[in-house]
RNA sequence: AUUUUUUAUGAAGAGUUUGAUCCUAGCUCAGGGUUAACGCUGGCGGUAUGUCUAAUACAUGCAAGUCGAACGCCCCUCACUUUGUUUUCGAUUAAUUUCGAAGAUAAAGUGAGGGGAGUGGCGAACUGGUGAGUAACACGUUGGGACCUGCCCCGAACUCAGGGAUAACCCGCCGAAAGGCGCGGCUAAUACCGGAUAGUCUCGCAAGAGUAAAGCUUUUGCGGUUCGGGAGGGACCUGCGGUCUAUCAGCUUGUUGGUAAGGUAGUGGCUUACCAAGGCUAUGACGGAUAGCUGGUCUGAGAGGAUGAUCAGCCACAAUGGGACUGAGAUAUGGCCCAUACUCCUACGGGAGGCAGCAGUAAGGAAUCUUUCGCAAUGGGGGAAACCCUGACGAAGCAAUACCGCGUGGAUGAAGAAGGUCGAAAGAUUGUAAAGUCCUUUUCUGGAGGAAGAAUUCUGACGGUACUCCAGGAAUAAGCACCGGCUAACUCCGUGCCAGCAGCCGCGGUAAUACGGAGGGUGCAAGCGUUACCCGGAAUCAUUGGGCGUAAAGCGUCCGCAGGUUGUCUAUUAAGUCAAGUAUUAAAUCUUGAAGCCCAACUUUAAGGCUGUACUUGAAACUGGUAGACUAGAGUCUUUCAGAGGCAUGUGGAAUUCUGUAUGUAGGGGUAAAAUCCGUAGAUAUGCAGAGGAACACCAAAAGCGAAAGCAACAUGCCGGGAAAGUACUGACACUCAUGGACGAAAGCGUAGGUAGCGAACGGGAUUAGAUACCCCGGUAGUCUACGCCGUAAACGAUGGAUACUAGUUGUUGGAGGUCUCAACCCCUUCAGUGACGACGCUAACGCAUUAAGUAUCCCGCCUGUGAAGUACGGUCGCAAGACUAAAACAUAAAGGAAUAGACGGGGACCCACACAAGCGGUGGAGCAUCUGGCUUAAUUCGAUAAUGAGCGAGGAACCUUACCUGGGUUUGACAUCCCAAGAAUUUUUUGGAAACAAAAAAGUGCCUUAUGGAACUCGGUGACAGGUGCUGCAUGGUUGUCGUCAGCUCGUGCCUUGAGGUGUUCGGUUAAGUCCGUGAACGAGCGCAACCCAUGUCCUGUGUUGUAUUUUUCACAGGAGACUGCCGAUUCAAAAUCGGAGGAAGGUAUGGAUGACGUCAAAUCAGCAUGGCCCUUAUACCCAGGGCUGCACAGGUGCUACAAUGGUUGAUACAAUGGGCAGCAAUAUCGCAAGAUGGAGCCAAUCCAUAAAGUCAAUCCAAGUUCGGAUCGAAGGCUGCAAUUCGCCUUCGUGAAGUUGGAAUCGCUAGUAACCGCGGAUCAGCAAUGGCGCGGUGAAUCUGUUCCUGGGUCUUGUACUCACCGCCCGUCACGUCAUGAAAGGUGGGGGCGCCCGAAGUACCCUUAGCUCUUAGCGGGGUCCUAAGGUGAAACCACUGAUUGGGACGAAGUCGUAACAAGGUAUCCGUAGGAGAACCUGCGGAUGGAUUACCUCCUUU
Repeated sequence: AUUUUUUAUGAAGAGUUUGAUCCUAGCUCAGGGUUAACGCUGGCGGUAUGUCUAAUACAUGCAAGUCGAACGCCCCUCACUUUGUUUUCGAUUAAUUUCGAAGAUAAAGUGAGGGGAGUGGCGAACUGGUGAGUAACACGUUGGGACCUGCCCCGAACUCAGGGAUAACCCGCCGAAAGGCGCGGCUAAUACCGGAUAGUCUCGCAAGAGUAAAGCUUUUGCGGUUCGGGAGGGACCUGCGGUCUAUCAGCUUGUUGGUAAGGUAGUGGCUUACCAAGGCUAUGACGGAUAGCUGGUCUGAGAGGAUGAUCAGCCACAAUGGGACUGAGAUAUGGCCCAUACUCCUACGGGAGGCAGCAGUAAGGAAUCUUUCGCAAUGGGGGAAACCCUGACGAAGCAAUACCGCGUGGAUGAAGAAGGUCGAAAGAUUGUAAAGUCCUUUUCUGGAGGAAGAAUUCUGACGGUACUCCAGGAAUAAGCACCGGCUAACUCCGUGCCAGCAGCCGCGGUAAUACGGAGGGUGCAAGCGUUACCCGGAAUCAUUGGGCGUAAAGCGUCCGCAGGUUGUCUAUUAAGUCAAGUAUUAAAUCUUGAAGCCCAACUUUAAGGCUGUACUUGAAACUGGUAGACUAGAGUCUUUCAGAGGCAUGUGGAAUUCUGUAUGUAGGGGUAAAAUCCGUAGAUAUGCAGAGGAACACCAAAAGCGAAAGCAACAUGCCGGGAAAGUACUGACACUCAUGGACGAAAGCGUAGGUAGCGAACGGGAUUAGAUACCCCGGUAGUCUACGCCGUAAACGAUGGAUACUAGUUGUUGGAGGUCUCAACCCCUUCAGUGACGACGCUAACGCAUUAAGUAUCCCGCCUGUGAAGUACGGUCGCAAGACUAAAACAUAAAGGAAUAGACGGGGACCCACACAAGCGGUGGAGCAUCUGGCUUAAUUCGAUAAUGAGCGAGGAACCUUACCUGGGUUUGACAUCCCAAGAAUUUUUUGGAAACAAAAAAGUGCCUUAUGGAACUCGGUGACAGGUGCUGCAUGGUUGUCGUCAGCUCGUGCCUUGAGGUGUUCGGUUAAGUCCGUGAACGAGCGCAACCCAUGUCCUGUGUUGUAUUUUUCACAGGAGACUGCCGAUUCAAAAUCGGAGGAAGGUAUGGAUGACGUCAAAUCAGCAUGGCCCUUAUACCCAGGGCUGCACAGGUGCUACAAUGGUUGAUACAAUGGGCAGCAAUAUCGCAAGAUGGAGCCAAUCCAUAAAGUCAAUCCAAGUUCGGAUCGAAGGCUGCAAUUCGCCUUCGUGAAGUUGGAAUCGCUAGUAACCGCGGAUCAGCAAUGGCGCGGUGAAUCUGUUCCUGGGUCUUGUACUCACCGCCCGUCACGUCAUGAAAGGUGGGGGCGCCCGAAGUACCCUUAGCUCUUAGCGGGGUCCUAAGGUGAAACCACUGAUUGGGACGAAGUCGUAACAAGGUAUCCGUAGGAGAACCUGCGGAUGGAUUACCUCCUUU
């Protein structure tokens, strides 16, 4: 290394930048965890955990005592003995005389018990608490030697004989107390002292010297002294390990070492004296910030990251600071002394205190428990023991704080109940859910019994607990969050960018699954959510496991010390490396097996593991070390070669400018056009001469050289580097390089020169709304030289250096070799440079590709969202400008790269259209008509508003219409359906009134029938409902306009791309056309185009009324034919097609119509109609009368009539086609000047109504406000109609306005068209019609072009646009909010330094007078050190500060328009100046610039 077997473990993503895509990159989410807290809710049990903040302050109680078997004393009780006093009784006696008994009492003694303090011993250094300090041998781990060790264990030896005190106690005194004093009086010891003895003890080479003890008890004894050893404990030293900061770079004087001495249990600068001048540091010293360390814990696949609660080990601390004493052990604090702060007591003189022990209190805080029980267990102290003590501990209490377990019922039950919610009103859902029926009793309540925990006699706090049994009864027990996506789960109502939600994206502006409520659902469950923090996801600091051409990121370039890495061979070594073994890695934790609590959590036990460290042994490939050798790396040498390589000196010609002079005359110059400017004092132009400075045309190139910046006339001198060939020499001497050093465009700075041209600033002229600019005329610094600074650029190949490897093709520069040749050229090979294309490979893509961005190795530099910001502060450098180093607060969910589809461009190419041009006629000027805006009004109803509104809806507003206003009326309604009651229906009349309507009167009794009633109609009543031209065209259907009758818009399959997407649909031709042909990774297809349809034009056939005088023809109707680039020629490679021609009625779409792709404009319409939702319901509905829609300082649109002679007027006269007609069209005739009236033939229509006009022929007018023009006004009439005033049309007479061809601008039209002329319908009682829709008559001009304007299509290019240029977007100013820098100063803090002062205390020194147990001490005095304090100077840190600087953010502020397209002056970088502001200008640089042309090279043919 591979294979097999077994066991265990074992890695997930999503949302968000875009119109869409891929990438980069950040933000956010899903998981797990917690000493948690908060909100809502809350049944039980077990096991754990519980001041993370103020190491803040603490009331009260307890937390360390014990030993009488070390000792004396005091008090109390009991017992006994003795003595005294006394009472009673008995006996006795003269007698309370004596004796005895019993009792009381006092004293003494003995014994027992209890209490008290004291001497003495041991303990109090353990246990328990906390984490302030500490970055350190503090901790962890591995080693080490110069140490100490009470109690305990083992071993050896000894335990003799004495002495003097003292506390307690008593007495006296001081003090409020705490306490203290007495040369006052006693007393004991295992307390104290000396003496003896002496060993394996100490000192000493030895001789020798020195040093010890304590007794108590009478029981199975306990102690004491010395020595040796052990165990356990402690002290010291050492390697290694674990935080941040360099905007902390130098630190150190007992400091580093030595000698000597002191000190310590012991080593040691631990301390002192002397000597030396060392020691540490870029592998980070010193300083600052933070922090107890570890076993472990949480997370993670792991590597890691975070953390250090509970449990365990170590350390540190005990109000703050200092100090020693005692002791085996402390620098002790539940001991002492001192200082400080604070609290308390006080008689004011003086005293007392230290919960970071257990409870508990206050305070702080989002927040953390009982002033409990017990020593029964485990353990600790004392004791011989009994036993005592133990807030350690064992238990209980409180808290859902966490983990684990259980329950809140089970079965059945469809009328799918009621209620709720939704509903298309059918129903659906809640839902077997409930109720009901039958069960069960974990839990709960009551009752009865009742442990283990005690191994070991007694002893159980927990505890009448766990557990067991009985009874009762579904009884006592469910909430929380969420339901737009991520993310499981949807509807209704309310609200209306409000209220609110939000983890991210984002919801809310009247139909909200996103807010609030409800119903329903989803998830978890005695909990559920939220907040905070940690790990994960995040490969988002990347060792495992990232990057740097354009996204953030290669230092401007080179040299080079340290460092890192390093060619070939041999030998050796064994530091790295690998293997085996040993020791250790505390226990707990972890993993696995097993066991115990009913299970689990939890606990116990066994094994494993603890990836670490050290030691021993071995291996020798690789790395390293040592030694030797080699030549392929590197260097030296020799012969050649190319070069704008550098520095210095000198020389040259062309040109500009200036000066002089000459010729010469009115302009020159400049621009898009001008002007400022120069010029009659003679410019410009031309000739000659001179002066001076700067730069070097052509050559010239893709070229060459240099590390880069950069380098260009020529010559000379000096200097550096490179290439090729040769293969003589050295023998790895190499590569890279932090810190460091050198060079480093332009601008800029200093000093001294120089200054021709150019030219920041500045002045003037233009442009412009402005123009601090672009353009023009001038012009200073500067540009040039020398010396010295500066040290930056888009310093770019946006690509660090070195080495090796990996297809080719083709240019070019320098060299070498070969072939051929006489020689050269050509050709071939090779080395070094420098270009283009391209395979593999790589890349997010673009692209790179032997000059790598490919494959690998080594070294350096740099990056980690965007903005703030390359900024502030600090430091270094600089004369300055400034450079280098380099943050944070805050804000934000993106910023960004490449590519895609569109759209756009004051980008490009091609094409089309009455788009322009060429023409004809208009509009805009006048009067009138009509529509609109505006104004007015009670109302002037509403809608339409760029193109795509405005003679539009409306194809006809006097009433009606009518929707508007005023007034009068009605309320189930003018209209529909249902119910009840009455009445047939219906008709007529009267009164009031403007009418609607109201009131009243009269006539009339129908049809069917089963004789109840029914159908139609009218009136009345009731409520469901009617009704609405009320709102929303931004909720909709339908319809329509427009781009546009433009030629486009797509799909299937295949192919290309990671993908959006592309291809097809591009390209070459051609067409009206994505029409057709050819080519082509495409092949086909669909909607569009075209054709099919209608009308007209020619012919044929048939028919022929009402047409035709007539055969024919015309005409009408119906059906056919005909036209297809079919034929000829030319052009095109060919095709498609185009041009020309023939024939033909018609020729290339014959002409005109109908026909409108995918889509755009939230285009128009809720007032044609329909319709969701909302709103009104004695009114926003309905009826009536009158008014209004016609209103008039004004403005706009569309038209008519004109301005006249191509005309007007008068007379005569010719030729049409559509189409309409019975409440109709109406002839002949009569009347009227006429409009019209009377009258009524004819016509339900090729029959009647029914005459065209311009034209033609004549006459007249004669250039004028007219015989033009007809507005306006007056008078008289006619017609329609209930009605003509607001407000109709027509006729006659009279009146006779403006207007003499219309500014800027603008519209229509390409042939039977424009223009001119009349005719007919629709609507309609009539008509405001000059409108609209049709019809015919007469009948032109111009275009064989695409430069421009407008619109459109295709391809391409740029883009920071995608709401798509009516886009995006920059900066000043103004206002508001937020954080931050500077600042005269101010306040506070910690630390160091100097000086002063200096408590307690160790050590040392002095001590005549005081004391004592007298070789010594106490006491007293002094010295050194020193805590605290005071003071001074300097630095640092934090907070604050009038004012001030910039920054960020803020639906609709101001000024401009800098950038994105060639962004309208291409942009950007560095630098300098200027300016309201974006910015402008100069100099140098970059392409990350569009367009066009040229040169060169490449690719294809």
A computed fold for a 1501-nucleotide RNA from a Candidatus Peregrinibacteria bacterium, annotated as small-subunit ribosomal RNA. Its mean pLDDT, the model's own confidence on a scale to 100, is 83. It was read from a public genome assembly.